[in-house]
Molecule: Lysine riboswitch aptamer
Organism: Lachnospiraceae bacterium
RNA sequence: UUUUUAGAUAGAGGUUGCGUGAUUCAGGAGUACCUUUUCGGAUGUGACAGGCACAGAAGAAGAAAAGGGAAAGGGGAGAGCGCCGAAAGAGGAGGGGGCCUGGUGCCUGAAUCUUGGGCAUGCGGUGAAGAACCGUAUGACUGUCAUCUGUAAAAGAUGGGGCGCUAUCAUAAAG
Numbered sequence: 001u002u003u004u005u006a007g008a009u010a011g012a013g014g015u016u017g018c019g020u021g022a023u024u025c026a027g028g029a030g031u032a033c034c035u036u037u038u039c040g041g042a043u044g045u046g047a048c049a050g051g052c053a054c055a056g057a058a059g060a061a062g063a064a065a066a067g068g069g070a071a072a073g074g075g076g077a078g079a080g081c082g083c084c085g086a087a088a089g090a091g092g093a094g095g096g097g098g099c100c101u102g103g104u105g106c107c108u109g110a111a112u113c114u115u116g117g118g119c120a121u122g123c124g125g126u127g128a129a130g131a132a133c134c135g136u137a138u139g140a141c142u143g144u145c146a147u148c149u150g151u152a153a154a155a156g157a158u159g160g161g162g163c164g165c166u167a168u169c170a171u172a173a174a175g
Base pairs, nucleotide, nucleotide: 001174002173003172005170007169008168009167010166011165014084017083018082019081020080023077024076025075033068034067035066036065037064038063039062043055044054045053046052047104048102049101050100051099087115088114089113090112094108095107096106116142117141119139120138121137122136123135124134125133126132144160145159146158147157148156149155
């Protein structure tokens, strides 16, 4: 000097970089629920199924009016904290499950797979939602490396993928 190794440590990317997050805000919602009145006339509640319990002709559900009137899941901002596969998505073994059993709904979640990053627009989906997110197509932007154009710098074209890239050190080999 050139190369080798899933080597070690440190580091960069940026329309808020990523996650978490005290606090706060919109929405949920003038909804659920409570009280009163009228109509109503036998069911209703504990998500669901079975059980069990309770409310109900001293009037259930439901409807209307008046007076009161939430919360959760989901989301926005965000001091602080941890960080740069930060993390996100798909997945769904297993676990939990507010009267009991079940585990359909619900909560959590291992393996495994995908994605360099965020953005805009169209379509589809989740969702109460015009929030937010997911999938997909297109577009430009951005970081990085390789090759090419360029004397060089700047710039541009094509391609790669985070198992990447940069720096230092280590290891082994060759000159």